[in-house]
Molecule: transfer RNA
Organism: soil metagenome
RNA sequence: UCGGGGGUAGCUCAAUCGGCAGAGCAGGACGCUGUUAACGUCAAGGUUGAGGGUUCGAGUCCCUCCCCCCGAG
Numbered sequence: 001u002c003g004g005g006g007g008u009a010g011c012u013c014a015a016u017c018g019g020c021a022g023a024g025c026a027g028g029a030c031g032c033u034g035u036u037a038a039c040g041u042c043a044a045g046g047u048u049g050a051g052g053g054u055u056c057g058a059g060u061c062c063c064u065c066c067c068c069c070c071g072a073g
Base pairs, nucleotide, nucleotide: 001072002071003070004069005068006067007066010025011024012023013022019056028042029041030040031039049065050064051063052062053061
């Protein structure tokens, strides 16, 4: 430099054909328990890597850039 894959909550990952951004774990509160753990309930947690475009509507499509992984030279 070229090709391919990826970047979404603190972590691991979903999100169908473009139509309400979710789950598990961790952390918090409460319940249970003599206490802890386990278990249960609840709440919170997001500039979807950055900027721009298309669209009534973008995590998803298009363009540029950044970062990570694999391959080629």